Context: one part of a larger RNA
RNA sequence: CUGGGCGUAAAGCGCGCGCAGGCGGUCCUGUAAGUCGGGUGUGAAAUCCCGGGGCUCAACCCCGGAAGUGCACUCGAUACUGCAAGACUGGAGUACUGGAGAGGAGAGCGGAAUUCCCGGUGUAGAGGUGAAAUUCGUAGAUAUCGGGAGGAACACCAGUGGCGAAGGCGGCGAUCUGGACAGAUACUGACGCUGAGGCGCGAAAGCGUGGGAAGCAAACAGGAUUAGAUACCCUGGUAGUCCACGCUGUAAACGAUGGCAACUGGGUGUCUCGGGUAUUGACCCCCGAUGCGCCGAAGUCAACACGUUAAGUUGCCCGCCUGGGAAGUACGGCCGCAAGGCUAAAACUC
Numbered sequence: 001c002u003g004g005g006c007g008u009a010a011a012g013c014g015c016g017c018g019c020a021g022g023c024g025g026u027c028c029u030g031u032a033a034g035u036c037g038g039g040u041g042u043g044a045a046a047u048c049c050c051g052g053g054g055c056u057c058a059a060c061c062c063c064g065g066a067a068g069u070g071c072a073c074u075c076g077a078u079a080c081u082g083c084a085a086g087a088c089u090g091g092a093g094u095a096c097u098g099g100a101g102a103g104g105a106g107a108g109c110g111g112a113a114u115u116c117c118c119g120g121u122g123u124a125g126a127g128g129u130g131a132a133a134u135u136c137g138u139a140g141a142u143a144u145c146g147g148g149a150g151g152a153a154c155a156c157c158a159g160u161g162g163c164g165a166a167g168g169c170g171g172c173g174a175u176c177u178g179g180a181c182a183g184a185u186a187c188u189g190a191c192g193c194u195g196a197g198g199c200g201c202g203a204a205a206g207c208g209u210g211g212g213a214a215g216c217a218a219a220c221a222g223g224a225u226u227a228g229a230u231a232c233c234c235u236g237g238u239a240g241u242c243c244a245c246g247c248u249g250u251a252a253a254c255g256a257u258g259g260c261a262a263c264u265g266g267g268u269g270u271c272u273c274g275g276g277u278a279u280u281g282a283c284c285c286c287c288g289a290u291g292c293g294c295c296g297a298a299g300u301c302a303a304c305a306c307g308u309u310a311a312g313u314u315g316c317c318c319g320c321c322u323g324g325g326a327a328g329u330a331c332g333g334c335c336g337c338a339a340g341g342c343u344a345a346a347a348c349u350c
Stems, first nucleotide, its partner, number of pairs: 003322004007304002012318001014201004021194003025088003029084003033081002035077008049065006091191001092188004096183003103177003108172002110154001115149007125136002162169002206247006215241002220236004258317006266295005272289005299306002323350003332343004
């Protein structure tokens, strides 16, 4: 519970697409469903309210009146909403030109480094630490040179930078492909916003089948440390990390801030695009736009802070909260191979 809220106190679904629903630009005409007004009927009695009366008063009782938010019918009104018809271009979209970008997908290519293998040189150590030891090494290690194999990741560029709805995306060229932005016209003519369900995407870890395996590394083993050391440090090391296909569906999935639109002083930096100025040209400078940052008027806020990228002022739609613990648990249902996920209490207790 017709309330107040959701950056940090409880509270924005991880993100998108979208059916229903809710909401919806400007002008004109019609209609009159919503809406507003009049009338008629009805709205039992008792009760409540008003006037009067009866019990000595009162409570109580009796008579009369009023009221009765409502419903139906009918006659009107037409501002707003709805409905129907027509028109419009500012919302939305399409076409055209242009540049930017780690946006996505599959195939290919490249160099550095680590490890391993082969060969050469070479000899007693190497490695590791706070110090050590486990470990490796005379069956020739470490170091160094040449050759080879293989996997994973892409130094510098690199940014307070860019792209994406989010998760996320970083070597190189080509192919396929999504989105945003700028400019200038033309076109469609409200085609829009949101979105319960639903559907899809969704880091890491994890799971299934098959492959791959260099480095790293849960578990595990050993060496140290320590009172102990199931740790931190060291030497090893298996899942895993990688690929294909399928599943899982979670997160401090964070801006801890849902989406769209309108309005409300500025300053400064930066990415990209356009215009002006300038110039041989690229810059510099001025103006505009989409982003990404910082500082801050007003305002907001419990404060911190936010402040045209709002947490300001408003509108529309969705989600969510309602003292702490028990508990994001039990039970049930749905989903999953499992792990578990989603939905989600109560007793009791403070």